[in-house]
RNA sequence: CUCUUAUCCAGAGAGGUCGAGGGACUGGCCCGAUGACACCCAGCAACCGGCACAUUUGUGCAGUGGUGCUAAUUCCAGCAGGAAUCAGAGAUUAUUCCUGGGAGAUGAGAG
Numbered sequence: 001c002u003c004u005u006a007u008c009c010a011g012a013g014a015g016g017u018c019g020a021g022g023g024a025c026u027g028g029c030c031c032g033a034u035g036a037c038a039c040c041c042a043g044c045a046a047c048c049g050g051c052a053c054a055u056u057u058g059u060g061c062a063g064u065g066g067u068g069c070u071a072a073u074u075c076c077a078g079c080a081g082g083a084a085u086c087a088g089a090g091a092u093u094a095u096u097c098c099u100g101g102g103a104g105a106u107g108a109g110a111g
Stems, first nucleotide, its partner, number of pairs: 001111008013041001015040003021031003025078004042070003047066002050061004074103001079100007087092001
């Protein structure tokens, strides 16, 4: 890097260092010198691993190990379909919502 698979509306500091950018991409909308991002500490969770039970799948416990995470639902939308409402003679348009997909993130496995 590619593929497979699971999850993504919960949770987590008014701490320290640094010093200007950050929220993947595009559009929006936000965060940021009342110091963001990053790193450290602290914390959350429980995917792998551990333990117990069950055994087809699984359920529970702890949180010492390997990751992950700690603004906003994955911040929202980005493609397709549908519903409601407004305007309109109509094609259509706008707003909101729903379903599926795509993209992305993370774990585990494979190449």